[in-house]
RNA sequence: GCACCCUUAGCUCAGUUGGUAGAGCAACUCAUUUACACUGAGAAGGUCGUAGGUUCAAGUCCUACAGGGUGCA
Numbered sequence: 001g002c003a004c005c006c007u008u009a010g011c012u013c014a015g016u017u018g019g020u021a022g023a024g025c026a027a028c029u030c031a032u033u034u035a036c037a038c039u040g041a042g043a044a045g046g047u048c049g050u051a052g053g054u055u056c057a058a059g060u061c062c063u064a065c066a067g068g069g070u071g072c073a
Base pairs, nucleotide, nucleotide: 001072002071003070004069005068006067007066010025011024012023013022019056028042029041030040031039049065050064051063052062053061
């Protein structure tokens, strides 16, 4: 330098044919306990890497860029 893959909650990851963004774990609150842990319940937490484009509507489609990974040279 070229090709391909990945980027979504604090972490690990889903997200189907474009139609209201989710799970597990962690952390928080409550119940339980003398207390802690376990267990149960609840609530919170997201510019879907960045910027544009298409569309009535984009995490999803298109383009550029950034970061990471693999291969080739």

A computed fold for a 73-nucleotide RNA from a Parcubacteria group bacterium, annotated as transfer RNA. Lineage of the source: Bacteria > Bacteria candidate phyla. Its Rfam family is "tRNA". Rfam describes the family as follows. Transfer RNA (tRNA) molecules are approximately 80 nucleotides in length. The family's RNA type in Rfam is transfer RNA.